[in-house]
């Protein structure tokens, strides 16, 4: 000076929905203290990268075509009741989801919505589209890792 390690501290969640560039506009803060200056959150537009969709060949594959089909998405499927229907209620269920991952035990939550328009298997090339929105958690036990600084 370097290195290594143990013990400590720290880390937001569900989702593809995240970063970076340029542009415009600017709160906010400082310099000056007459005009102005200088950094510069967010906004808005535009594009790239990352991520996630669809659609689209040959092989293969399917008897499909009103009981229409399809597609995101975890959110599918039962059975009770009310109802004239339509529907809506309420129990469950296939899934998913709970704080760095994984396991074992425990406990909660959730099981939604919405699109395309008669038309779509798979599919290389190719061609598109999206990159919102909504929260507030801390259970125990082993076992792996990230990060920061220190004697």
């Nucleotide at each position: 000076u370097u290195g290594a390690a143990a013990a400590u501290g720290c880390a937001g969640c569900c989702u593809a929905a995240a970063u970076c560039c340029a542009u415009u506009u600017g709160a906010a803060a400082c310099c000056a203290g007459u005009c102005g200056g200088u950094u510069g959150a967010g906004u808005a537009u535009g594009g790239a990268u990352g991520c996630g969709g669809g659609g689209g060949a040959a092989c293969c594959g399917u008897a499909g075509u009103a009981u229409g089909g399809g597609g995101c998405g975890u959110a599918u499927u039962u059975c009770u009741u009310u109802g004239u229907c339509a529907a809506a209620a309420g129990a469950a269920u296939a899934a998913g989801g709970c704080a760095c991952u994984u396991c074992c035990a425990g406990g909660c939550c959730c099981g939604a919505g919405c699109c395309c328009g008669u038309c779509a298997g798979c599919u290389a090339a190719c061609c598109u589209c999206g990159u919102a929105g909504g929260c507030a958690u801390u259970u125990g036990g082993a076992a792996g890792g990230g990060c920061a600084a220190u004697a």
A computed fold for a 151-nucleotide RNA from a Nitrospirota bacterium, annotated as c-di-AMP riboswitch aptamer (ydaO/yuaA leader).